A computed fold for a 327-nucleotide part of an RNA from a metagenome, annotated as large-subunit ribosomal RNA, domain IV. Rfam family: Bacterial large subunit ribosomal RNA.

Context: one part of a larger RNA
RNA sequence: ACCUCUCUAAGGAACUCGGCACAUUAGCCCCGUAACUUCGGGAGAAGGGGUGCCUGCUUAGCAGGUCUCAGUAAAUUGCGUUUAGCGACUGUUUAACAAAAACACAGCACUCUGCCAAGUCGUGAAGACGACGUAUAGGGUGUGACACGUGACCAAUGCGGAAAGAUCAAGGCAACUUGUUAGCCGUAAGGCGAAGCUCGGAACCUAAGUCCCCGUGAAUGUCGGCCGUAACUAUAACGGUCCUAAGGUAGCGAAAUUCCUUGUCGGGUAAGUUCCGACCUGCACGAAUCGUGUAACGACUGAACGACUGUCUCGGAGAGGAUCUCG
Numbered sequence: 001a002c003c004u005c006u007c008u009a010a011g012g013a014a015c016u017c018g019g020c021a022c023a024u025u026a027g028c029c030c031c032g033u034a035a036c037u038u039c040g041g042g043a044g045a046a047g048g049g050g051u052g053c054c055u056g057c058u059u060a061g062c063a064g065g066u067c068u069c070a071g072u073a074a075a076u077u078g079c080g081u082u083u084a085g086c087g088a089c090u091g092u093u094u095a096a097c098a099a100a101a102a103c104a105c106a107g108c109a110c111u112c113u114g115c116c117a118a119g120u121c122g123u124g125a126a127g128a129c130g131a132c133g134u135a136u137a138g139g140g141u142g143u144g145a146c147a148c149g150u151g152a153c154c155a156a157u158g159c160g161g162a163a164a165g166a167u168c169a170a171g172g173c174a175a176c177u178u179g180u181u182a183g184c185c186g187u188a189a190g191g192c193g194a195a196g197c198u199c200g201g202a203a204c205c206u207a208a209g210u211c212c213c214c215g216u217g218a219a220u221g222u223c224g225g226c227c228g229u230a231a232c233u234a235u236a237a238c239g240g241u242c243c244u245a246a247g248g249u250a251g252c253g254a255a256a257u258u259c260c261u262u263g264u265c266g267g268g269u270a271a272g273u274u275c276c277g278a279c280c281u282g283c284a285c286g287a288a289u290c291g292u293g294u295a296a297c298g299a300c301u302g303a304a305c306g307a308c309u310g311u312c313u314c315g316g317a318g319a320g321g322a323u324c325u326c327g
Stems, first nucleotide, its partner, number of pairs: 002321007010313002014311001019308001027051005036041001038145001052066006067071001079306007086298002091103002107143007119129003146293004151223003156220002158216004165211003171205002176200001179197002183192003224242005251285001252282001263279005
C1' cells in the first nucleotide's frame, strides 16, 4: 500500500456530473397533523411527549421509591419537506451491462364478422382453433384511468359505394385474306384457279380492373406568402394581392420540442449555462402518431430546503484479514 470495519477536534456538501456512499431516522403508547383531493385519500404527513426496575393500591391504571452515560439500553428497526417533468394506478420487460418516460392495462373509438362467421394453423387437404361461443359475441387497428375537449382540408394515397359512359384479356363468331393445287388456257415462258388443308384476320359479343362520379379523417396524411395602414413612436383590430384541397382552431409554448440562446423579465443564492413563474420572436407544439389539466402512485428524471454526516477542507488513530521479508 490492499480488503472489511470502528472512532475522529473545528467546520458541515466547501466533495462530486450528481449528497454516489456513509450517517441521521427507527419499535410501541399518547398528543397533534397543512395545501390539495376523484372525499377514498394525502397521513406513520409534519411536529411534540413518554418508555427500565421495585413496592403498594380502589390494578387494562395510579401513587411512591429506586439504578444507569443510556430503559424499542443488544438485535430486528421509516430520514423528512417543498417544487417541476413523464407515465394515471397494481403489474411486465432486454436470463448474464438498460426496470424506464418503454410494454401492458381498465376505459374510449373505428372497422370486419349472421355462423360451415370473420380471422388463424394446415399441402388450394382432411382436420383443428375461434367456440360446445352467436353482434351486450368474436377478430383486427389505434388511443390509453379520470376531467374538459378533440378544429379545417376528400386535391394525392387508401377504403367503401354506384353502375350510365370510356378503355380493356383469353375466348366466341367471322367479312376478308396468305400459301398449296385437281383442273383450265397457252407452242412455250407462264397465267387463272374450285374443294380441302393452311398463314393471318377487320367489324361485332364479352368480366374484373382502370378512367370517370359520389362518400369517407379516432383512414395514410396535410394544415401559406407578399405589401400597405391608427394624431409621438411602436404595433396593426383593418385593407390589397398571389397561391391552395384547406391554410393550424381551442389549448399549450425557449418545452423530454427553441438553432440563434446562458433569449428577456421576475423568484430562489453572496454568487444559479440547471430549476421555478411569466413573456411569445413556436429555426421546427397542437388536438385519439391525441391536446391541456389532474388527486393518488413511482428502486423513474430535474431543482431546492431541513436534519445528518470523513463526501470534502485534510488528514489522523485503531481492530481484524490477506500478502511479503526476516526469524